[in-house]
Small-subunit ribosomal RNA, 5' domain from a metagenome, 546 nucleotides, folded computationally.
Its mean pLDDT, the model's own confidence on a scale to 100, is 84.
Its Rfam family is "Bacterial small subunit ribosomal RNA".
The RNAcentral record of the full RNA draws on SILVA.
Context: one part of a larger RNA
RNA sequence: GAACGAACGCUAGCGGCGUGGAUAAGACAUGCAAGUCGAGCGAGAAUUUGCGGGUAGCAAUAUCUUCAAGCUUUAGCGGCGAAAGGGUGCGUAACACUUUGGCAAUCUACCGUGAAGUUCGGAAUAACCCGCCGAAAGGCGAGCUAAUGCCGGAUGUGAUCUCGCUGGGACAUCCCGACGAGAUCAAAGCUGGGGACCGCAAGGCCUGGCGCUUCACGAUGAGCCCGCGGCCUAUCAGCUUGAUGGUGAGGUAACGGCUCACCAUGGCGACGACGGGUAGCUGGUCUGAGAGGACGAUCAGCCACACUGGAACUGAGACACGGUCCAGACACCUACGGGUGGCAGCAGUCGAGAAUCUUUCACAAUGGGGGAAACCCUGAUGAAGCGACGCCGCGUGGGGGAAGAAUGGCUUCGGCCCGUAAACCCCUGUCAUUCGCGAGCAAAGCUCGAGGUUGAAUAGGUCUCGAGUUGAUAGUAGCGAAAGAGGAAGGGACGGCUAACUCUGUGCCAGCAGCUGCGGUAAUACAGAGGUCCCAAGCGUUGUUC
Numbered sequence: 001g002a003a004c005g006a007a008c009g010c011u012a013g014c015g016g017c018g019u020g021g022a023u024a025a026g027a028c029a030u031g032c033a034a035g036u037c038g039a040g041c042g043a044g045a046a047u048u049u050g051c052g053g054g055u056a057g058c059a060a061u062a063u064c065u066u067c068a069a070g071c072u073u074u075a076g077c078g079g080c081g082a083a084a085g086g087g088u089g090c091g092u093a094a095c096a097c098u099u100u101g102g103c104a105a106u107c108u109a110c111c112g113u114g115a116a117g118u119u120c121g122g123a124a125u126a127a128c129c130c131g132c133c134g135a136a137a138g139g140c141g142a143g144c145u146a147a148u149g150c151c152g153g154a155u156g157u158g159a160u161c162u163c164g165c166u167g168g169g170a171c172a173u174c175c176c177g178a179c180g181a182g183a184u185c186a187a188a189g190c191u192g193g194g195g196a197c198c199g200c201a202a203g204g205c206c207u208g209g210c211g212c213u214u215c216a217c218g219a220u221g222a223g224c225c226c227g228c229g230g231c232c233u234a235u236c237a238g239c240u241u242g243a244u245g246g247u248g249a250g251g252u253a254a255c256g257g258c259u260c261a262c263c264a265u266g267g268c269g270a271c272g273a274c275g276g277g278u279a280g281c282u283g284g285u286c287u288g289a290g291a292g293g294a295c296g297a298u299c300a301g302c303c304a305c306a307c308u309g310g311a312a313c314u315g316a317g318a319c320a321c322g323g324u325c326c327a328g329a330c331a332c333c334u335a336c337g338g339g340u341g342g343c344a345g346c347a348g349u350c351g352a353g354a355a356u357c358u359u360u361c362a363c364a365a366u367g368g369g370g371g372a373a374a375c376c377c378u379g380a381u382g383a384a385g386c387g388a389c390g391c392c393g394c395g396u397g398g399g400g401g402a403a404g405a406a407u408g409g410c411u412u413c414g415g416c417c418c419g420u421a422a423a424c425c426c427c428u429g430u431c432a433u434u435c436g437c438g439a440g441c442a443a444a445g446c447u448c449g450a451g452g453u454u455g456a457a458u459a460g461g462u463c464u465c466g467a468g469u470u471g472a473u474a475g476u477a478g479c480g481a482a483a484g485a486g487g488a489a490g491g492g493a494c495g496g497c498u499a500a501c502u503c504u505g506u507g508c509c510a511g512c513a514g515c516u517g518c519g520g521u522a523a524u525a526c527a528g529a530g531g532u533c534c535c536a537a538g539c540g541u542u543g544u545u546c
Base pairs, nucleotide, nucleotide: 001546002545003544004543006542007541008540009539010538013394014393015392016391017390018389019387020386026350027349028348030347031346032345035080036079037078040077041076043074044073045072047070048069049068050067052065053064054063055062056061087305088304089303097229099227101225102224103223106222107221111218112217113216114215115214116213117212118211119153120152121151122150128143130141131140132139133138158185159184160183161182162181163180164179166177167176168175169174189210190209191208192207193206194205197204198203231277232276233275238268239267240266243265244264245263246262247261248260249259250258280302281301282300283299284295285294286293287292307328308327309326310325311324330341331340332339333338358384360383361382362381366380367378368377369376370375397427398426399425400424408417409416410415431487433482434481435480436479437478445469446468447467448466449465450464451463452462453461454460490535491534492533493532494531495516496515497514501530502529503528504527505526511518512517
């Protein structure tokens, strides 16, 4: 000098864009952060309409109700999602990361393309009802019922396995095919529309959409293996028994001591094994002319973790932050028998700390989950709020105005400085203030209309066009008008380094100080004042890095 996720002191007008728990991976009150589908299913409730019935009334009507239909809603069964997104950096010196390869040793829900199929049955169970236990959390027993839940049979395009025969292959422990034989293995329905024909009807039948099953390929994501690379320490020199290899088996999606039985005795190490310390890694960031050095906040990629330790279940995917089980610590409820909880999600509280924000708004946009869709959910995200924490921009006025007011300061008492500075005159109107106008972020989707295509169809599906509808921020940005210089400057320094000097006070005192050093009666070094210098909505100090 530059830089900072900074802190502290003094000061402070506005805006834009960023950024903000670096310490206790300490403990957490409260609210929200993962749901959705009735076009998979059976029930319950409310409500509307209708046929019928009852009650009151002469009647209109009012009211109750079986049943049917519509609509809304609730818990449950079922499906998909909850493994993403979001947070943190404890652990980890490791194939964790980076980069380059390999898998002839692998898996991949949803999605895309293509091929084939979607048949016949069965038994349960929640909800519900009844009974019982418990303070609660919750649980037990008996009975009824449905499905795209579960199970069995059929079919087998196909896949897998075995056998035969045969073609090809960069690596060959082997891989990819063609043909034939045998064995094993599938499925679920829901919904829109319809002219003729069959049928009392439901429906058959025809035509669409969404599903389901088997397979192939793709895409996406993941798993495994190898080479190279990136901290300190030798005041750590030897380390190792599943250890190193083999055979066989088990296990996995898959190779492998991954695990096990047996056998052999290996394997690593001064090119630093083993041990100890520290640490998430990278793209990058800071500095520097570069080489290098230091760092790894925000943003992006990967990894690890979710109160602590361990474990598996479900599933395409987890050994699973807002799932389960066990143990522990802590906290809460309790009828003392027993239960409940996990903010390193967003806000917020306490604590420790020099120190780090609102218990805000919206799903309008982008993206995600569910759904045929409308739509619902989304503390992701979009926005606003707070903090000069940082960077950038703007303003606090402009012109004229005296041989030069006053105050103040200095003085050799002549004067000099503040100083065109002020007053005063003439202007301007940025920002702030008030008033008015007012975008863009909006296109999809949906409704209506028109047209093309599919179709037997003026249904329906699909595509195109036109009109209408949708904005949290926010009446925001911007634009126009009004008034009036009106509302807006400080901080540090002034012996030398180092730009900037005098007076007064103090008297080795009080104090200053980055280094050198100042202060003991004329201190440009302390304190105050005037003046000057530097930077400026900031200026200094401290800390850290180069």